[in-house]
Description
A computed fold for a 1426-nucleotide RNA from an uncultured prokaryote, annotated as small-subunit ribosomal RNA. It matches the Rfam family "Bacterial small subunit ribosomal RNA". RNAcentral holds the sequence, with entries from ENA.
C1' cells in the first nucleotide's frame, strides 16, 4: 500500500415504508403471468433518536522517568451492574426524513414548505434535621424526569383510549462492586575527556482552575532548591512476571503467554461523552498517493488475509460463528479476521514407521592386497512370517448446553391473563469432518538421509593432484608415495533429520562479592602534613538503628519444582501443594557493631635529667691547590698522544724563587659509620632552630591509624631578573683517527656550573618492595644510650638503629627470611595480552620547554618473567696438535702434462664441485670401452622363463652392402632311451613378458667422506629440583687419553682410549733347498762350481724380551713426572690395521640392490663413422727447468720389493737407435725382467740464455694393433721457444722424517710426468707460546635454538588496509534571542440575526380573572469582530 473483510445494533423510542414477500382489490388477458392500488400486514433502505464505536485486535517509534516493579497513602470520579429509598405531574415550540426549486463533474451544499418522538425547552414537585449538591442577600433561595410493550374484571370513553396491573425504561439521592485519576520513599543502563545546575526556579499568603491535591496557573513576599551517596548534559533503551546459561553467586535477554505504559502517515488542537484529547471520529498544517470537467475533492493495514520494496529470512486475498467471549436488543436474533478451526513451512518438542526370523557356496560386483587372501558381510539372494503407518471399503463417539413448544407447580396480580422461575415430555443447533476410534482387504509391498574420519574428537586405506587446485574452529595441511585437498571403498556419529552461519552464557578464579594480584611477569603515587570518609583499646549501665526470632498482610495468573489425573505412551492439557530467597507492619531477644552516659590506663601525648649526630638556616674565619698579574733567576724548547698535530715559546715560554688578585671546592680524619620524611647533607667558629634515642617519676585520659580531593617539600638539567666567573665545560672552532667520523683522543672555548629572588615539578626520584599495629628459632659485625660485673680491657644483659648469613614458613623460580617478599588486621594508591601510546583530542597548570589527566581506529598471536640444556662471543681461565714460532723444501712467475670451470659443438655422455670437487669415479677413451651425436637397420627383441612346431649342434665357399644384415651354397646327422621319447643347442610363430647408464641419493639399503684416532658419548639405581633437568662426567693433581690417584650424594656399568692383531728392531729353539760357506777337501783364469757342513747370513714357524720392574729427586706417604743404571730397544720403542654417540637431508639410483614414476616399432637393441682429445680465457694438481752442490764424456761400486707360460726372455747375429732375427732356461729363494741411480775416480765446460733448458716444428723410422688421419708410445737427424729462482698470497714436513736418487707393480694389445709399494744417500730446527685459524674441559653473558652464515633496527621505492588533514559542502541534535503564525480553547463585544423563556402594544376571543394570531423590544444563543 491495489482489493475484500475487521462495529454495529435497536421498528418493544419515532415519522415513515424505497426494495422484497404474502394477502385482498382493479385492469390487460395466452387463467396464471404482467401492470396498478391498499402501510392494511411480514419486514425494512435512507432518516430522527438511544446504546456501543475509550472494549476487543496491532506495534515498540518515543520515553532513563509525567514510565515500570514491589510497598504504602489521601484530596477524587465511575455509564452499564447490584442493594435499598423517593418520584415519574402538566404543557410548549421546532428540525431531519419527505415534497418543490435552481445550481455542482464529483464530494457535498443552498432556498422554500409539511411532520413525529424516550430529540429539544419552560412550569410544578424535591432528596435536604446536621454533614455529604450549588449559590447566598442566610430567606429551607435554586436545580429533575419519558415513555414503550403485554394482559385485563369492573367503571368511563371522542372508540383512539382512559383506568388497573406486569415487565422494560426515565429522574433524584445513598451504599457497594468494577474501572480510572493523583501522591510518597525505595529499586531501575553507560559516559566525569559532562562539575556545577536552576528564575515559576524553592517556599509562603491569597485567588483562579480541576473530578481531585499541588506553582497546575496568576499577583505579592522571601531567597531559596538540587549536586561527588554524581546534579546538569550526552548516548542508548519500552518496563515487569519471566526466558536462557551457570554448582551457586552472577551474566545475557524481554519472541510466544500474562500485567502496565506509549503510539496509530508526521506535528498541533480541541469537540462529544461516565470514560478519549479517540487505530477503522472531527479541525488545521506538512509529506505522500489517488480522482478531476482544473473550479475543487478523497485517503491513512503498527486490525485479518494479501501486494510491492528492502532483506540471509518469516505463511492462506481459507471455513465458521457450532463452542468461549464481546456489542445492541424484551426476545428470537444480527454483528464479531476477537475466537474456534482448517491451509502452508521438519521452525521447535514428542511419538511412530521404513520390516521380523532364518540364511556360508562366506555368491556376484566393488575396494584393498605381502597375490596367500582380506573386507563390504548374514549384508544380499533364497526360505518362513508379520501388516503398525500410508492405500481401499465400511461402522462410528465426544465437543450440545442453550433455544423453541406443550404440560405442571410457585411468584406477581383483582385475575386460572401476561411475565418470570423450577420440573417433566417432545422438538432440535457441529465450522472442524472423508474427525478420533474400531472392523475388514491386499501385499514386504509405497517410505533414509546428512555430517565427519591429522590432533583436540569416535572413525583408514587406495587413486588423482603436485605450495597448483584447494582445505582450515585452533594448531596447521598441500613443493611426486597427502589417513588434512578432490574422488572412491570402508568406517564413525546422529537420524526425518544432519551440517553451516549468526548470537548468548559456560569453561574464564581471564574484573576475582562468593573467588585474583602489585621485588624481577601488568601493577606502590618521589616524599610528607592533613579535610571528608573508612577502621578503632579496657569496664559498667542504658537504647534497640544494624543483627536475630516469631506472627500478619502482600509478593496476580501462567511458568519452574513435587504429587495426582486425562489424551493407547509422550510432548501437551489439567487439579492440588510447595516455592516466589522480596517488601511493609506488629511483637520479642540483646552476645556483637552503632548511639547515649559514667569511669580506667596497657595505645597516644606532656613535663623534668642526660648523651650522639655531614639534620636545617644566617653571619664570619682558615689553609692547600689551580689560574691570572708583577718582579727576579734562567734557557730553547714546552705541552700533548697509541703515534702525532693544532697550541704556547727568542716580543724569553716550560721550570724555579718572592709578592699580589680572584673565584670555587673543602685532602687526611672516613668507616658495611652518622643524620634526615624523601630529595639530600662533609673545613672551622658563633647564633637561631627541627627531629629521634635512653633512664626514672609525675600528669592528660583514646586525644589513635590511614587518608579521595587539598596543601607543602622535592636531584640534575632548564627558564626569568640582577650579580659573579678561578677551574671544569654542552654548543662551537681547530688538530688527529677513519672509507667517512657532525664521535671516542688532543688544543682551545661560550652558555652553564656559584650567589640572591622567582618559576619549572620531573628522574633507574630504586630496597624497582605504600603507611600503621601485633605475633613467629638463631648466629655474627657495628653505631647511640643504660644496668650488672669490673673499675684497664673483656664478659653478661635491656632499649633504639645499621649490615651479613641463615630454622620454620613463603615464592613460578630467583630469592626473602624479627629491617619479611612469613602469619594476620586496618586504610590508601595501582594492574587486567603485545603494539598503536603515556601518544592524539579536550580540560587544567606553566613565560617557554613542557607537565598532569588520558583514548580510539587499526594490527599481531603473541609480548613477558624466572630457570634449563646447547650453540655462539672481536668474554675469562686451563690444555692440545707442524696451529704458530724456529728451520728445510715447494706452489703462485715459465714451458709442458693432467683435471675442472667457461666457451664452442650435431655431440663435446654422466657424476663429483668450501675445507671434505678439480692426476676425483677412470688400476690406463684410436675401434671396443661408450652411457653422447649423425646416418642405416630390428621389434617377444642382444639377455631370462614358459607353450607349440621344425632342425643335432656346428661348419665351408661365393655375391650385394660402410657394416649390421640379406641371398645362395658345402660338409655334418652326434648323446641318453623302457623306443613312446628326452637333454643341451639353433631356427620359426603368438602371447605373457624382456629391456632402460631414463627420473628421484630430498623415498631407500649397502658402501664412503668429514669433524677425528679428537676424547669424548651415554645408561641403571639412588639423591636433589614443581619441572625442563642436575648429580655421576664437576673439584685438586696427572696423562697421549673421561689415563690414573685423591676428594665428593653418589654407587656402579656400557660404547669409545689403552691392550689383544700384523709388520719392523735384539736374542734363543727347530728346520736346511732353489738360500749360506766358518772349518775340512777337490777344481777353475774366475765364480758354493763340486764333495761335504748346519756354525754364520738368510728363509719361516715357535718362543723370550719392556713392566716405570730398579735407584735418586719432586709430589698429599697417591697417581705421576724429571734424571740415572742396566739393556738391542725406556716410558703407548717405530709403522699399520682398528674410526664411540652423532653432525653435514654430505656423496653415490652410473658398481650393486631397491620403492615409486616414466618409455615399450622406443628413452629398448644392432652397426658404420664421429665425439668424450675442441680452445680468446680462468683455476687446481704435477713434471722439467732456470744451472757449477751443475751439464756432458769415460771408468767403477752397492739394494730392496715385486712380476713372468696368450708370459718373462738370457746368450748369439743385426741396426746409430727404437727395434728385428733366432731362441737356451723358467709354472720361479733355481731362469728371466735386471745394467739400479744418485755415489766414487778422472776429463771438459767457467757464468753465458750458455756444452743450461728442453718446448715447438721439419724430416726419417720402430713397435703394438683389423686400423695410429682426427687421436698412441718410442727412436734417430735437424730446429732450439719461454725460463736467470718467481708479487700479493699460500702448502708440506719433528727422524731413517724433509730433501734427493733410482727400482717395481696394478690396469694393459699398445700407451703414465698419475697412483701404490720398495729400497739408496740422508739433514736443519723446536722441548717454547696462545697473538692468528682449529679442537677439548670449566665458567660467564645472551633478545640465538634451521643455534652468529643467528637474530635484528631505521630510512627509501612500490602496492594495499585503517585512521587523520584539506579550499569547502550537505544533513542531524541542542542552548539563547527574535520574526511570522493555522486550527483550536478561554475572556470581552461596537455590529447583524433570532422558534421555545420574559416584557409591552394592536386586532381577536373571553367564564371578564385573563388568554392571544401577528408585531416590537429584552434575556439567552448564533454569526461577525477582537
Nucleotide at each position: 500500500c491495489a482489493u475484500g473483510c475487521a462495529a454495529g445494533u435497536c421498528g418493544a423510542a419515532c415519522g415513515g415504508u424505497a426494495a422484497c414477500g404474502a394477502u385482498g382489490c382493479u385492469a390487460g388477458c395466452u387463467u396464471g403471468c404482467u401492470a396498478g392500488c391498499a402501510g392494511g400486514c411480514g419486514u425494512c433502505g435512507a432518516g430522527u433518536g438511544g446504546c456501543g464505536g475509550a472494549c476487543g485486535g496491532g506495534u515498540g517509534a518515543g520515553u532513563a522517568a509525567u514510565g515500570c516493579a514491589g510497598a504504602g497513602g489521601a484530596a477524587u470520579c465511575u455509564a452499564c451492574c447490584u442493594a435499598a429509598u423517593a418520584g415519574u405531574g402538566g404543557g410548549g415550540g421546532a428540525c431531519a426524513a419527505c415534497c418543490u426549486g435552481g445550481g455542482g463533474a464529483a464530494a457535498a451544499a443552498c432556498a422554500g414548505g409539511c411532520u413525529a418522538a424516550u430529540a429539544c425547552c419552560g412550569c410544578a414537585u424535591a432528596a435536604u434535621c446536621c454533614c455529604u449538591c450549588c449559590c447566598u442577600a442566610c430567606g429551607u433561595g435554586g436545580c429533575a424526569a419519558a415513555g414503550c410493550a403485554g394482559g385485563g374484571g369492573a367503571c368511563c370513553u371522542u372508540c383512539g383510549g382512559g383506568c388497573c396491573u406486569u415487565g422494560c425504561g426515565c429522574u433524584a439521592a445513598u451504599a457497594g462492586a468494577u474501572g480510572a485519576g493523583c501522591c510518597u520513599a525505595u529499586g531501575u543502563c553507560g559516559g566525569a575527556u559532562u562539575a556545577g545546575c536552576u528564575a515559576g526556579u524553592u517556599g509562603g499568603u491569597g485567588a483562579g482552575g480541576u473530578a481531585a491535591u499541588g506553582g497546575c496557573u496568576c499577583a505579592c513576599c522571601a531567597a531559596g532548591g538540587c549536586g561527588a551517596c554524581g546534579a546538569u548534559c550526552c548516548g542508548u533503551a519500552g518496563c515487569u512476571g519471566g526466558u536462557u546459561u551457570g554448582a551457586g553467586a552472577g551474566g545475557a535477554u524481554g519472541a510466544u503467554c500474562a500485567g502496565c505504559c506509549a503510539c496509530a502517515c508526521u506535528g498541533g488542537g480541541a469537540c462529544u461523552g461516565a470514560g478519549a484529547c479517540a487505530c477503522g471520529g472531527c479541525c488545521c498544517a506538512g509529506a505522500c498517493u489517488c480522482c478531476u470537467a482544473c473550479g475543487g475533492g478523497a485517503g491513512g493495514c503498527a486490525g485479518c488475509a494479501g501486494u510491492g520494496g528492502g532483506g540471509a529470512a518469516u505463511a492462506u486475498u481459507g471455513c465458521a460463528c457450532a463452542a468461549u467471549g464481546g456489542g445492541c436488543g424484551c426476545a428470537a436474533g444480527c454483528c464479531u479476521g476477537a475466537u474456534g478451526c482448517a491451509g502452508c513451512c521438519a521452525u521447535g518438542c514428542c511419538g511412530c514407521g521404513u520390516g521380523u526370523g532364518u540364511g556360508a557356496a562366506g555368491a556376484a560386483g566393488g575396494c584393498c592386497u605381502u597375490c596367500g587372501g582380506g573386507u563390504u558381510g548374514u549384508a544380499a539372494a533364497g526360505c518362513a512370517c508379520u501388516u503398525u503407518c500410508a492405500g481401499c471399503u465400511g461402522u462410528g463417539a465426544g465437543g450440545a448446553a442453550a433455544g423453541g413448544u406443550u404440560g405442571u407447580a410457585c411468584a406477581u396480580u383483582a385475575a386460572u391473563a401476561c411475565u418470570g422461575u423450577g420440573c417433566a415430555g417432545c422438538u432440535g443447533u457441529g465450522a472442524c469432518g472423508u474427525u478420533a476410534a474400531c472392523a475388514g482387504c491386499a501385499g514386504a509391498a509405497g517410505a533414509a538421509g546428512c555430517a565427519c574420519c591429522g590432533g583436540c574428537u569416535a572413525a583408514c586405506u587406495c587413486c588423482g593432484u603436485g605450495c597448483c587446485a584447494g582445505c582450515a574452529g585452533c594448531c596447521g595441511c598441500g613443493g611426486u608415495a597427502a589417513u588434512a585437498c578432490g574422488g572412491a571403498g570402508g568406517g564413525u556419529g546422529c537420524a526425518a533429520g544432519c551440517g553451516u552461519u549468526a548470537a548468548u552464557c559456560g569453561g574464564a578464579a581471564u574484573u576475582a562479592c562468593u573467588g585474583g594480584g602489585c621485588g624481577u611477569a601488568a601493577a606502590g603515587c618521589g616524599c610528607g602534613c592533613g579535610u571528608a570518609g573508612g577502621c578503632g583499646g579496657u569496664u559498667a549501665u542504658u537504647u534497640a538503628a544494624g543483627u536475630c526470632a516469631g506472627a500478619u498482610g502482600u509478593g496476580a495468573a501462567a511458568g519452574c519444582c513435587c504429587u495426582g489425573g486425562g489424551c493407547u505412551c509422550a510432548a501437551c492439557c489439567u487439579a492440588g501443594g510447595a516455592a516466589c530467597u522480596g517488601c511493609a507492619c506488629c511483637u520479642g531477644a540483646u552476645a556483637c557493631u552503632g548511639g547515649a552516659u559514667a569511669a580506667c590506663u596497657a595505645g597516644a601525648g606532656u613535663a623534668c635529667a642526660g648523651a650522639a649526630g655531614a639534620g636545617g638556616g644566617u653571619g664570619g674565619u682558615g689553609g692547600a691547590a689551580u689560574u691570572c698579574c708583577c718582579c727576579g733567576u734562567g734557557u730553547a724548547g714546552a705541552g700533548g698522544u697509541g703515534a702525532a698535530a693544532u697550541u704556547c715559546g727568542u716580543a724569553g715560554a716550560u721550570a724555579u724563587g718572592g709578592g699580589g688578585a680572584g673565584g670555587a671546592a673543602c685532602a687526611c680524619c672516613a668507616g658495611a659509620g652518622g643524620c634526615g620524611a624523601a630529595g639530600g647533607c662533609g673545613a672551622c667558629c658563633a647564633c637561631c632552630u627541627g627531629g629521634g634515642c635512653c633512664a626514672a617519676u609525675a600528669c592528660u585520659g583514646a586525644c589513635g591509624c590511614u587518608g579521595a580531593g587539598g596543601c607543602g617539600c622535592g636531584a640534575a638539567a632548564g627558564c626569568g631578573u640582577g650579580g659573579g666567573g678561578a677551574g671544569c665545560a654542552a654548543a662551537c672552532a681547530g688538530g688527529a683517527u677513519u672509507a667517512g667520523a657532525u664521535a671516542c683522543c688532543c688544543u682551545g672555548g661560550u652558555a652553564g656550573u656559584c650567589c640572591a629572588c622567582g618559576c619549572u615539578g620531573u628522574a633507574a626520584a630504586c630496597g624497582a618492595u605504600g603507611a600503621g599495629u601485633g605475633c613467629u628459632g638463631g648466629u655474627u659485625a657495628u653505631c647511640g644510650c643504660g644496668g650488672g660485673u669490673a673499675u684497664c680491657c673483656c664478659c653478661c644483659u635491656g632499649c633504639g638503629g645499621u649490615a651479613a648469613c641463615g630454622a620454620a614458613g613463603u615464592u613460578a623460580a630467583c630469592g626473602c627470611g624479627u629491617u619479611a617478599a612469613g602469619c594476620a588486621c586496618u586504610c590508601c594508591g595501582c594492574c587486567u595480552g603485545g603494539g598503536g601510546a603515556g601518544u592524539a583530542c579536550g580540560u587544567c597548570c606553566g613565560c617557554a620547554a613542557g607537565g598532569c589527566u588520558a583514548a580510539a581506529a587499526c594490527u599481531c598471536a603473541a609480548a613477558g618473567g624466572a630457570a634449563u640444556u646447547g650453540a655462539c662471543g672481536g668474554g675469562g681461565g686451563c690444555c692440545c696438535g707442524c696451529a704458530c714460532a724456529a728451520g728445510c723444501g715447494g706452489u703462485g712467475g715459465a714451458g709442458c702434462a693432467u683435471g675442472u670451470g667457461g666457451u664452442u659443438u650435431a655431440a663435446u655422455u654422466c657424476g663429483a664441485u668450501a675445507c671434505a670437487a678439480c692426476g676425483c669415479g677412470a688400476a690406463g677413451a684410436a675401434c671396443c670401452u661408450u652411457a653422447c651425436c649423425a646416418g642405416c637397420c630390428c621389434u617377444u627383441g642382444a639377455c631370462a622363463u614358459g607353450u607349440a612346431g621344425c632342425g643335432a649342434a656346428c661348419u665351408u665357399u661365393c655375391c650385394a652392402g660402410a657394416g649390421a644384415u640379406g641371398g645362395a651354397u658345402u660338409g655334418g646327422u652326434g648323446c641318453c632311451u623302457u623306443c613312446g621319447g628326452g637333454a643341451a643347442c639353433g631356427c620359426u610363430a603368438a602371447c605373457a613378458c624382456a629391456g632402460g647408464u631414463g627420473c628421484u641419493g630430498c623415498a631407500u639399503g649397502g658402501c664412503u667422506g668429514u669433524c677425528g684416532u679428537c676424547a669424548g658419548c651415554u645408561c641403571g639405581u639412588g639423591u636433589c629440583g614443581u619441572g625442563a633437568g642436575a648429580u655421576g662426567u664437576u673439584g685438586g693433581g696427572u696423562u697421549a687419553a673421561g689415563u690414573c690417584c685423591c676428594g665428593c650424594a653418589a654407587c656402579g656399568a656400557g660404547c669409545g682410549c689403552a691392550a689383544c692383531c700384523c709388520u719392523u728392531g735384539u736374542c734363543c729353539u727347530u728346520a736346511g733347498u732353489u738360500g749360506c760357506c766358518a772349518g775340512c777337501a777337490c777344481g777353475u783364469a774366475a765364480u758354493g762350481g763340486u764333495g761335504g757342513g748346519a756354525a754364520c747370513u738368510c728363509u719361516a714357524a715357535g718362543g723370550a724380551g719392556a713392566c716405570u720392574g730398579c735407584c735418586g729427586g719432586u709430589g698429599a706417604c697417591a697417581a705421576a713426572c724429571c734424571g740415572g743404571a742396566g739393556g738391542a730397544a725406556g716410558g703407548u720403542g717405530g709403522g699399520g690395521a682398528u674410526g664411540a654417540c652423532g653432525u653435514c637431508a654430505a656423496g653415490u639410483c652410473a658398481u650393486c640392490a631397491u620403492g615409486g614414476c616414466c618409455c615399450u616399432u622406443a628413452u629398448g637393441g644392432g652397426c658404420u663413422g664421429g665425439g668424450c682429445u675442441a680452445c680468446a680465457c680462468a683455476c687446481g694438481u704435477g713434471c722439467u727447468a732456470c744451472a757449477a752442490u751443475g751439464g756432458u764424456c769415460g771408468g767403477u761400486a752397492c739394494a730392496g720389493a715385486g712380476g713372468g707360460u696368450c708370459g718373462c726372455a738370457a746368450a748369439c747375429c743385426u741396426g746409430c737407435g727404437a727395434g728385428g732375427g733366432u731362441g737356451a732356461g723358467c709354472u720361479a729363494a733355481u731362469c728371466c725382467c735386471a745394467c739400479a741411480a744418485a755415489g766414487c775416480c778422472g776429463a771438459u765446460c767457467u757464468u753465458a740464455g750458455u756444452c743450461c733448458g728442453g718446448a715447438u716444428u721439419g724430416g726419417a723410422g720402430u713397435c703394438u694393433g683389423c686400423a695410429a688421419c682426427u687421436c698412441g708410445a718410442c727412436u734417430c737427424c735437424a730446429u732450439g721457444a719461454a725460463g736467470u729462482c718467481g708479487g700479493a698470497a699460500u702448502c708440506g714436513c719433528u727422524a731413517g722424517u724433509c730433501a734427493u736418487c733410482g727400482u717395481a707393480g696394478a690396469u694393459c694389445a699398445g700407451c703414465c710426468u698419475g697412483c701404490u709399494c720398495c729400497g739408496g744417500u740422508g739433514a736443519a730446527u723446536c722441548a717454547g707460546u696462545u697473538a692468528a685459524a682449529g679442537g677439548g674441559c670449566c665458567u660467564u653473558g645472551u633478545a640465538c635454538a634451521c643455534a652468529c652464515c643467528g637474530c635484528c633496527c631505521g630510512u627509501c621505492a612500490c602496492a594495499c588496509c585503517a585512521u587523520g588533514g584539506a579550499a569547502g559542502u550537505a544533513g542531524a541534535u541542542u542552548g539563547c534571542a527574535c520574526c511570522a503564525g493555522a486550527a483550536g480553547u478561554a475572556g470581552c463585544u461596537a455590529g447583524u440575526c433570532u422558534a421555545a423563556c420574559c416584557c409591552g402594544g394592536u386586532u381577536u376571543c373571553u367564564u371578564c380573572g385573563g388568554a392571544g394570531a401577528u408585531u416590537g423590544g429584552g434575556a439567552g444563543g448564533a454569526c461577525g469582530g477582537u